Transfer RNA from a Candidatus Saccharimonadota bacterium, 72 nucleotides, folded computationally.
Model confidence (mean pLDDT): 81 of 100.
The sequence was found in a public genome assembly.
Rfam family: tRNA. It is annotated as a transfer RNA. From the family's description: Transfer RNA (tRNA) molecules are approximately 80 nucleotides in length.
[in-house]
This record gives sequence, C1' cells and structure tokens, in this order.
RNA sequence: GCGGGAUUUGUAUAACGGCUAAUACGCUAGCCUUCCAAGCUAGAGCUGGCGGUUCGAUUCCGCCAUCCCGCA
Repeated sequence: GCGGGAUUUGUAUAACGGCUAAUACGCUAGCCUUCCAAGCUAGAGCUGGCGGUUCGAUUCCGCCAUCCCGCA
C1' cells in the first nucleotide's frame, strides 16, 4: 500500500429497517442474616464520529477514527 472483519451501558455479548434497545456478571438501594458471603426485589447506566438512503437506521450505503486478520 491492497483486501476482509469488528466497534452497542463498567465488562462479555444479543437485537428480520418499526425503539419503550435486551441478557449475564458488575454497580447502587432495600429485604433476609447477629455480621459477612450467598439468596430475593427494585433501580441507574449504552448504539465510535460525520454524512447519505428511508415515513422510520443499532440495522442499509459512503468517508473518517481505533482494533484484529490476511496479502504484498
């Protein structure tokens, strides 16, 4: 330099173009317990950036950024 893949709460991952974005662990509060752990209940917190397509984009397209793989 060329080609391909990935980017979503703190972490790991889901999510036929119809969104009120989900699950586990973690975090916070409460319950339980003599206390802690475990358990139960509730809650907070997310779509890499800029454009485009569309009535509607996490999802499709382009560019950029970062990471990974391959070829030179």